[in-house]
RNA sequence: GGGCCUGUAGCUCAGCCUGGAUAGAGCAGCAGCCUUCUAAGCUGAAGGUCGGGGGUUCGAAUCCCUCCAGGCCCG
Numbered sequence: 001g002g003g004c005c006u007g008u009a010g011c012u013c014a015g016c017c018u019g020g021a022u023a024g025a026g027c028a029g030c031a032g033c034c035u036u037c038u039a040a041g042c043u044g045a046a047g048g049u050c051g052g053g054g055g056u057u058c059g060a061a062u063c064c065c066u067c068c069a070g071g072c073c074c075g
Base pairs, nucleotide, nucleotide: 001074002073003072004071005070006069007068010027011026012025013024020058030044031043032042033041051067052066053065054064055063
């Protein structure tokens, strides 16, 4: 220098290919129940610029362009 993959909640990920109405799960943390206490278990609530910017569109996590970060391969 060229090509490919990844980036979504504190952590691990789904959703992306085929655009659609308020973006989900598990774990962790928080509150409550239970328990002599803790753990486990049960219940609940909260937690998100979907890596940044721009474009297309009535509508973008999803399509297009560009940049950033990480990883792999080729030279």